[in-house]
Context: one part of a larger RNA
């Protein structure tokens, strides 16, 4: 100079109190650990690993095991030869790769000798190939501290010197933000503002939107919306306070007040953190193999542990009915599929509109009324039996849906611990990426909407002295 301390002061933050849902005990999903296996690939491992990489493991993916092949290879570039093809389809052996026979097949120039493309096959060497190790060689990319408010550098002063000092001090803030004093006076990465989106309003511009309406046409652009340009909020106005400041109270106008909500935005660094499996790459290894096809199995295994999550134990409820109402953001052509009709239902038939403000997914779900009346039940659905439907070559390992029977554990959960400060948390559906199939995950969109915060003693992290 820092770091640290159960030194001291000061100041913050869902840190603690105040309060509302919960975890932790049941059951299923899910990831991991451990185990077990031929193989259960492979990373991630306090906060910063465990619904993480994977925004989809049946086959593929697949990197992992078993078996069957290949050997300049599945991929590239370059030498010689030899075919006029290769692909394709079709037939045989096979588990398939693969073999083998069939069957069809090239283009340009030409002085018809030929000479170039291009594509296949030998044969040889250069080489190719590693998801093979090292993140403790390494570039890019990330996560944490932390959206904390710090974090330095010129001059110059001061000191032998490392260094101080600007940056401390008095106030003030969300903030090193701002005033003010000061041997310091200035910049500079950071707050902060410029960006996008919400919240009012003007104007422009109306179709596929909107209008009086049963419908449909014709008119129209006030409204709703839409999507470009403006305006708007600046402690600007008043008041009190303050050091005549900064600043903070309180009020007025205002659709909005003090950063108006909410988002990208992450300083200098820090943990040899994370990732050689996105990807690029030093050096090391392998090379008839640690490459490469390709059929099956695995990643789904299950005595146990542990995270994260659904669903529940009920009456604020559960069934039935009324089929009655009201969103908002998205997808759509190898796509999304009205109407109609079939079937208890998954779902079929069929095949209108639509490359979408027009059509279609699309029905919103929590609503009113009727029963149940406190039970392991009209509660809960696990599990298993079984009839099926659906993707897809293929649903035995191993997929997801319905009918119809089964009907477990669970009566609110130890010690302990999580999340949130307002349209939030609790709760209701909806959509979407990945996707042939498969969502309690994950990312978005709405509807219903609390409680409580005296405060800064105390536990956790942070900031200055």
């Nucleotide at each position: 100079u820092g770091a640290c301390g159960g030194g001291g002061c000061c100041c913050c933050g869902c840190a603690c109190a105040a309060g509302c849902a919960g975890u932790g005990g049941a059951u299923u999903a899910u990831g991991u650990g451990g185990u077990u296996u031929a193989a259960u690939u492979c990373g991630a491992u306090g906060c910063u690993a465990c619904g993480c990489g994977a925004a989809a493991a049946a086959c593929c993916u697949u990197a992992c095991c078993a078996g069957g092949g290949c050997u300049u290879g599945a991929c590239a570039u370059g030498g010689a030869g030899a075919u006029g093809a290769c692909a394709g389809c079709u037939g045989u052996a096979g588990a398939g790769a693969u073999a083998c026979a069939g069957u069809c097949u090239u283009c340009c120039c030409u002085u018809c000798g030929g000479g170039g493309a291009c594509a296949u096959c030998u044969c040889a060497c250069a080489c190719a190939g590693g998801u093979g190790g090292u993140g403790c060689a390494u570039g890019g990319u990330u996560g944490u501290c932390g959206u904390c408010a710090g974090c330095u550098c010129g001059u110059g002063u001061c000191g032998u010197g490392a260094g101080a000092u600007g940056u401390u001090g008095g106030g003030u803030u969300a903030a090193g933000u701002c005033c003010c004093g000061c041997a310091a006076c200035g910049a500079g990465c950071g707050c902060a503002a410029c960006c996008c989106u919400u919240g009012u309003u003007g104007u422009u511009a109306g179709u596929u939107g909107c209008u009086a309406c049963g419908c449909g046409a014709g008119a129209g652009c006030a409204c709703u919306c839409u999507a470009g340009c403006g305006a708007g909020a600046c402690u600007g106005c008043c008041g009190u306070u303050g050091a005549c400041a900064a600043a903070a109270c309180g009020g007025a106008g205002g659709a909005a007040g003090g950063u108006g909500g909410g988002g990208a935005c992450g300083a200098c660094g820090u943990c040899a953190a994370a990732u050689c499996a996105u990807c690029a790459u030093g050096c090391c290894c392998u090379u008839u193999a640690u490459g490469u096809c390709c059929u099956g199995g695995g990643c789904u295994a299950c005595a146990c542990a542990c995270g994260u999550a659904a669903u529940a134990c009920a009456a604020u409820g559960g069934c039935g009915u009324u089929u009655a109402a009201c969103a908002g953001a998205g997808g759509g052509a190898a796509g999304c599929g009205a109407u109609a009709c079939c079937g208890c239902g998954a779902g079929g038939u069929g095949g209108a509109g639509c490359a979408a403000a027009u059509c279609c997914c699309u029905a919103a779900a929590a609503a009113g009324c009727g029963u149940c009346u406190c039970a392991g039940u009209u509660c809960a659905g696990a599990u298993u039996g079984u009839a099926g439907g659906c993707u897809g070559c293929a649903a035995c390992c191993c997929g997801c849906c319905u009918g119809c029977a089964u009907g477990a554990a669970g009566u609110c959960g130890g010690a302990a611990u999580u999340g949130c400060u307002a349209g939030u948390a609790a709760u209701c559906g909806c959509g979407g990426a990945u996707c042939a199939g498969c969502a309690u995950g994950c990312c978005g969109c709405g509807g219903u909407g609390a409680a409580u915060a005296c405060g800064u003693u105390c536990c956790c992290g942070g900031g200055g002295c």
Model confidence (mean pLDDT): 82 of 100. Small-subunit ribosomal RNA, 3' major domain from an uncultured bacterium, 465 nucleotides, folded computationally. Rfam family: Bacterial small subunit ribosomal RNA. Its family is annotated with ribosome and structural constituent of ribosome in the Gene Ontology.